This is a predicted structure of a 334-nucleotide RNA (Bacterial RNase P class A) from an Actinomycetota bacterium. The sequence was found by an Rfam model in a public genome assembly. It matches the Rfam family "Bacterial RNase P class A". Its family is annotated with tRNA processing, ribonuclease P activity and dimeric ribonuclease P complex in the Gene Ontology. Its mean pLDDT, the model's own confidence on a scale to 100, is 77.

RNA sequence: GUGCAGGCCGGGUGAUCGCGGCGCGUCUGCGGAGGCGUCGAGGAAAGUCCGGACACCACAGGGCAGGACGCUCCCGAGAGGGAGGCGGCGAAAGCCGACGGAACAGUGGCACAGAGAACAGACCGCCGGCUGCGAGUUCUCCGGAGACGCAGCCGGUAAGGGUGAAACGGUGGGGUAAGAGCCCACCAGCGUCCCCGGCGACGGGGGCGGCUCGCCAAACCCCGUCCGGUGCAAGGCGAACAGGCUCCGCCGAGGCGGCCCGCCGAGGAGCCGGGUAGCUGCACAGAUGGAUGGUCACCCUCGACAGAAUCCGGCUUACAGGCCUGCUACCGAG
Numbered sequence: 001g002u003g004c005a006g007g008c009c010g011g012g013u014g015a016u017c018g019c020g021g022c023g024c025g026u027c028u029g030c031g032g033a034g035g036c037g038u039c040g041a042g043g044a045a046a047g048u049c050c051g052g053a054c055a056c057c058a059c060a061g062g063g064c065a066g067g068a069c070g071c072u073c074c075c076g077a078g079a080g081g082g083a084g085g086c087g088g089c090g091a092a093a094g095c096c097g098a099c100g101g102a103a104c105a106g107u108g109g110c111a112c113a114g115a116g117a118a119c120a121g122a123c124c125g126c127c128g129g130c131u132g133c134g135a136g137u138u139c140u141c142c143g144g145a146g147a148c149g150c151a152g153c154c155g156g157u158a159a160g161g162g163u164g165a166a167a168c169g170g171u172g173g174g175g176u177a178a179g180a181g182c183c184c185a186c187c188a189g190c191g192u193c194c195c196c197g198g199c200g201a202c203g204g205g206g207g208c209g210g211c212u213c214g215c216c217a218a219a220c221c222c223c224g225u226c227c228g229g230u231g232c233a234a235g236g237c238g239a240a241c242a243g244g245c246u247c248c249g250c251c252g253a254g255g256c257g258g259c260c261c262g263c264c265g266a267g268g269a270g271c272c273g274g275g276u277a278g279c280u281g282c283a284c285a286g287a288u289g290g291a292u293g294g295u296c297a298c299c300c301u302c303g304a305c306a307g308a309a310u311c312c313g314g315c316u317u318a319c320a321g322g323c324c325u326g327c328u329a330c331c332g333a334g
Base pairs, nucleotide, nucleotide: 003327004326005325006324007323008322009321011299012298013297014296015295016294017293019040020039021038022037023036024035026033027032042305046316047315049314050313051312052311053310054231055230056229057228066227067226068225069224070223071084072083073082074081075080085099086097087096088095089094100222101221106220107219108216109215110214123161124160125157126156127155128154129153130152131151132150133149134148137146138145139144169187170186171185172184173183174182188212190209191208192207193206194205195204196203197202235280236279237278243272244271245270246269247268248267254264255263256262300303
């Protein structure tokens, strides 16, 4: 220097003009005006993807449907995190993975190209047979026969070519007309048994077996675990004016602090309006016209992504530039 991992910062200072919350003075014509102090976005406030608090509704028990999750151990209420295993990528540090089930539950899909895409497939090629033709071929009893080449037809063949992301194990040998796990050896993969290591996922080694089986389950599906619904526009308290309807009322409703007397006395009550407005929920920022900003000066590395709306924890996504720590050792120097 490169790359990787973790943590941190996210322009600074000053002046000035504004905005919102709270507190304390001042003035006032009581409607307000103005002053001082203090606090005022983020690492993600975002996506609303998880979990919880809180709130209301529902609820005897069980099931269906639907949804979420899915290797192991530990921590955690949980979401999730840490450490590992396995697979993929990388030279390494390290990164990524919804990572149960596809060689005995079933179904479905695999673009384009290609003959054929899943109990596959003869396009070229290779091989055999038949028919026809050919020539400067061989034999001949001159009729023909064999070999060779070409074409057509019938068949065999998955070794080779070609297509493809993927073509139904790999290499070598035997075998065959040519070929083929058709047979054999080794290797890979699968099943099963045993030994060793590990808490475990799993890893290492050995034996035996049949004989090769594609990929996709973030496709249906199967197995296992878990899940009641709705979200602060939840929820709680709850007016006034207009207007409308019903009832009561001079045979006195109602008022004068509880009762009686006395006095006044024509309107009064309920419901609708409306569970509306408002308050609360609500926060050491915090509203419901919803604040957190602008200008100037200087400096620097010239400034990204982006702004609260019930709260908390996590995950994911976006992000100019900079700082610190540790690691890697393909390269350079000592």